[in-house]
Transfer RNA from Actinopolyspora sp. BKK2, 84 nucleotides, folded computationally. RNAcentral holds the sequence, with entries from ENA. The same sequence occurs in records of 3 taxa. The coordinates come from a structure-prediction model, not an experiment, and the mean pLDDT is 80. Rfam family: tRNA. Rfam classes the family as a transfer RNA.
RNA sequence: GGGCGGGUGGCGGAACAGGUAGACGCGCACGGUUCAGGUCCGUGUGUCCGAAAGGACGUGGGGGUUCAAAUCCCCCCUCGCCCA
Numbered sequence: 001g002g003g004c005g006g007g008u009g010g011c012g013g014a015a016c017a018g019g020u021a022g023a024c025g026c027g028c029a030c031g032g033u034u035c036a037g038g039u040c041c042g043u044g045u046g047u048c049c050g051a052a053a054g055g056a057c058g059u060g061g062g063g064g065u066u067c068a069a070a071u072c073c074c075c076c077c078u079c080g081c082c083c084a
Stems, first nucleotide, its partner, number of pairs: 001083007010026003019067001027045006046057004060076005
């Protein structure tokens, strides 16, 4: 230099042809159980505004297409593999 694949909550990792994100697991917080701890069980757990109801923003970064983009297109950053 060329080709291919990946980047999504604190972590791993889903989202089958674009259809209204974060399933599931881990971790964490609180509670239950225990003399206590572990195990186990329940509830909660992206960010911001708000007393709440609710709203806004969020899929590596920036543009584009579309009524609608994690998903399609372009450029860039980054990681891995292969070729030279």